RNA sequence: GGGCAGAUAGCUCAAUGGUAGAGCACAGCAUUGAAAAUGCUGGGGUUCCCGGUUCAAGUCCGGGUCUGCCCA
Numbered sequence: 001g002g003g004c005a006g007a008u009a010g011c012u013c014a015a016u017g018g019u020a021g022a023g024c025a026c027a028g029c030a031u032u033g034a035a036a037a038u039g040c041u042g043g044g045g046u047u048c049c050c051g052g053u054u055c056a057a058g059u060c061c062g063g064g065u066c067u068g069c070c071c072a
Base pairs, nucleotide, nucleotide: 001071002070003069004068005067006066007065010024011023012022013021018055026042027041028040029039030038048064049063050062051061052060
């Protein structure tokens, strides 16, 4: 330099173009003599950035940044 894949909650990851979710973590409650474990509830998101297409974009298109792998 070229090619491919990826970037979404604190972490690991989902999500046919049509209300962004789960597990873990965190907070509260229940339970306990007190904890752990367990159950219930809750908070937490400019979906990497800038544009475009569309009634509507995490998703499609263009450019860029970063990470990984391959080729040279």
Overview:
Predicted 3D model of a 72-nucleotide RNA (transfer RNA) from a Planctomycetota bacterium. Its mean pLDDT, the model's own confidence on a scale to 100, is 85. The organism belongs to Planctomycetota, within Bacteria. Rfam family: tRNA. Gene Ontology term of the family: triplet codon-amino acid adaptor activity. The family's RNA type in Rfam is transfer RNA.